[in-house]
């Protein structure tokens, strides 16, 4: 960098540096912002993807006890990440639909793989 799978209407902010933009991208809207944007740092927090824990079921091994693997579940938060305005801010770009809405694509994050 690419592929696969899962999730994305819940949740969680203060300080310092900085000094004008920010909300992924394009069009439109709306919002945040000199009462200080982005970015970086520190501290705090949220969540529970991975790891770890518990008991259950299944498979293999074993032979009635063990080990390994898988599945779905529970509670916790010390490790690896992520996140902490507004649904991924809203609508549109593609498909279905009169609309509401549903799906796809894209993006982000995690795990795995190349």
């Nucleotide at each position: 960098u690419g592929g696969u799978u899962a999730u994305a209407c819940a949740g969680a902010a203060g300080a310092g540096u900085g000094g004008a933009g920010a909300g992924a991208g394009c069009g439109g809207g709306c919002u945040c912002u000199g009462a200080g944007a982005a970015a970086c740092u520190c501290u705090g927090g949220c969540a529970a993807c991975c790891a770890a824990u518990u008991a259950u079921u299944c498979g293999u091994u074993a032979c009635u006890u063990u080990a390994c693997g898988a599945a779905a579940a529970a509670g916790a938060a010390a490790g690896g990440u992520g996140c902490c305005a507004a649904u991924a801010c809203c609508c549109g770009g593609c498909c279905g639909g009169a609309a509401a809405c549903g799906g796809a694509a894209u993006u982000a994050u995690a795990a795995u793989u190349u």

The RNA shown here (SAM riboswitch aptamer (S box leader)) has 114 nucleotides and comes from a Prolixibacteraceae bacterium. Rfam family: SAM riboswitch aptamer (S box leader). From the family's description: The SAM riboswitch is found upstream of a number of genes which code for proteins involved in methionine or cysteine biosynthesis in Gram-positive bacteria. The prediction has a mean pLDDT of 79.